[in-house]
């Protein structure tokens, strides 16, 4: 130093340019003497950052962080 891939809810991932989503978790309730299940409802995000295109960006383009994997140098 070169080339792919990837960063989205507390975790693990979805998400065709057109008002961000499931699972689990996590609160309330109901259910039980009581805990788990198991039913019903609820919170919680400016999509790793800074910038462009665009009526309109998570999505398309660039820049840099950061993580994985190859590859090359140098020692």
């Nucleotide at each position: 130093g070169g080339g792919c891939g990837g960063u989205u809810a507390g975790c693990u991932c979805a998400g065709u340019g057109g008002u961000a989503g499931a699972g689990c978790a996590c609160u309330u309730c109901g259910u039980u003497c009581a805990c788990a299940c198991c039913g019903a409802a609820g919170g919680g995000g400016u999509c790793g950052u800074g910038g462009g295109u665009u009526c309109a960006a998570g999505u398309c383009c660039c820049g840099c962080a950061c993580c994985g994997c190859c590859c090359a140098c140098c020692a």